[in-house]
The part of an RNA shown here (small-subunit ribosomal RNA, 3' major domain) has 479 nucleotides and comes from a metagenome.

Context: one part of a larger RNA
């Protein structure tokens, strides 16, 4: 000087406490552990492992396991020899890959013999290749503590030194934010600004948007016209405690109230994540010492596993019903995809979906029906007109191929469940709660992710208590 206290001080923070909705019970998806297995590949284990890597395991992926090949090898670079390249048939084989037979004759030089570049075989060896082990040798990225307010340096000074001062102290703030003080005096990286969306207004722009006023009209901005509005999207304007009162004394930083104003005190969100923790995490993204395999721990294939299933245990969806179930009607978004693609009108089909193919490389045209909500009706508390697991059948679609192991659809079945024990999460607003929608991924496959928006509450008295973190100060047989 750290560090720790069931030490004291002072703030903080969905950390408590006030609310609200949940998990913990059902049932089902999904991770995970155990177990089982020829194999159920592998990594991740308080928080910070467990809908994590996986933005998508039928084949592939694929790393496993069983079987069938190969051994210069599936991919590179080099010497030699032959053959252009390439392309079709038959056989043998799950296939991978052997086997046979057939066609072909390019390009550049040319003495017309042939040589070259490209490829392709076939040998040669100097190599290849290893998702094989080490994250406790490592780079590079990641998490955490935490967007917490800290974390240091120069130069002075103090101290035998290790240090200390600044950085403590009064006040303030979201902040080491700032202001006063002070043996300090300045400086860095953080904070905060600068950047992004967002909320108002204005200038330019007016097509594919838009439609106030004026003709038409087939009533569709559907045409004339129009660029006032909405909107788009570049620029700008605007918020600074600027202004006014109080509070504060140190005429200080600063707090509180108002006014104006679309927003007021960091307007609301995002991106930024300091010195360092944690031999965190990851040698399977990649890269890479070392040390290992080399007719195999490389490679290539059919098939099987990764999807098992007395159990435990994380995350989630549906629900258990009347603020609701189901029939019929009818509004109102945002964001975003589409050419190997989005796919409309029409027809068929109960329905998944078949058919058809207009338009659209999209402010044009499509996906596209948003739903919850509003309106009528029926249901009347019941294991039900609640919930929808399991099942049998009969399809659809994708794709070589849905048995192991797809998503859907149609018909019938109709299981637990009647609000969940100790215990625990999660949220302070356009938030929790509810409601659809949309995209990565993707041949198909979402209850997981990452986004849009629609509706829209409650409650914070306070800081005694739990968790966590900061700062000062105390102890200390710890380093």
């Nucleotide at each position: 000087u750290g560090a720790c206290g069931g030490g004291g001080g002072c703030c903080c923070g969905c950390a408590c406490a006030a609310g609200c909705g949940g998990u913990g019970g059902a049932g089902u998806a999904u991770g995970u552990g155990g177990u089982u297995u020829a194999a159920u590949u592998c990594g991740a284990c308080g928080c910070a492992a467990c809908g994590c890597g996986a933005a998508g395991a039928a084949c592939c992926u694929u790393a496993c396991c069983u079987g069938g090949g190969c051994u210069a090898g599936a991919a590179a670079a080099c010497g030699c020899a032959g053959g252009a390249a390439c392309c079709c048939g038959g056989u043998u084989g799950a296939a991978a890959a052997g086997u046979c037979g057939g066609g072909g004759u390019g390009c550049u030089c040319u003495u017309c013999g042939g040589a070259g570049a490209a490829c392709c075989u076939g040998u040669g060896g100097u190599u290849a290749g290893g998702u094989g082990c080490u994250g406790c040798a490592u780079g590079g990225c990641u998490g955490u503590c935490g967007u917490c307010a800290g974390c240091u340096c120069g130069u002075g000074u103090c101290g035998u030194g290790a240090g200390a001062u600044g950085u403590u102290g009064g006040g303030u703030u979201a902040a080491g934010u700032c202001c006063c003080g002070c043996a300090a005096c300045g400086a860095g990286c953080g904070c905060a600004a600068c950047c992004c969306c967002u909320a108002u207004c204005g200038u330019u722009a007016g097509u594919u948007g838009c439609c106030a006023g004026c003709g038409g009209u087939u009533c569709g901005g559907c045409c004339g016209g129009g660029c006032a509005c909405u909107c788009u999207a570049a620029c700008g304007a605007g918020a600074c405690u600027g202004c006014c009162g109080a509070u504060a004394u140190u005429c200080a930083a600063a707090u509180c109230g108002g006014a104006g104003g679309a927003a007021g005190g960091u307007g609301g969100g995002g991106a930024u994540g300091a010195c360092g923790u944690c031999a965190a995490g990851u040698c399977a993204u990649c890269a890479u010492g070392g040390c290992c395999c080399u007719u195999a721990c490389g490679u290539c294939c059919g098939g099987g596993g990764c999807u098992a299933c007395a159990c435990a245990c994380g995350u989630a969806c549906u629900a258990c019903a009347a603020u609701g179930g189901c029939u019929g009607g009818u509004a109102c978004a945002a964001a975003c995809u589409g050419u190997c693609g989005c796919g409309a009108a029409c027809c068929c089909g109960c329905g998944a979906g078949g058919g058809g193919g207009a338009g659209c490389c999209a402010a044009u045209c499509u996906g596209a029906a948003a739903a919850a909500a509003c309106c009528a009706g029926c249901c009347u508390c019941a294991g039900u007109a609640c919930a929808g697991a399991u099942a049998a059948g009969a399809g659809u679609c994708u794709g070589c191929a849905a048995c192991u192991c797809g998503a859907c659809u149609c018909u019938u079945u109709g299981a637990a469940g009647u609000c969940g024990g100790a215990a625990u999460c999660g949220c302070u607003a356009g938030u929790a709660a509810u409601c659809g929608c949309u995209g990565a991924u993707c041949a198909g496959c979402a209850g997981g992710c990452a986004g849009c928006g629609g509706u829209g509450a409650a409650u914070a008295c306070g800081u005694u208590c739990c968790c966590g973190g900061g700062c000062c100060u105390u102890g200390u047989a710890c380093a």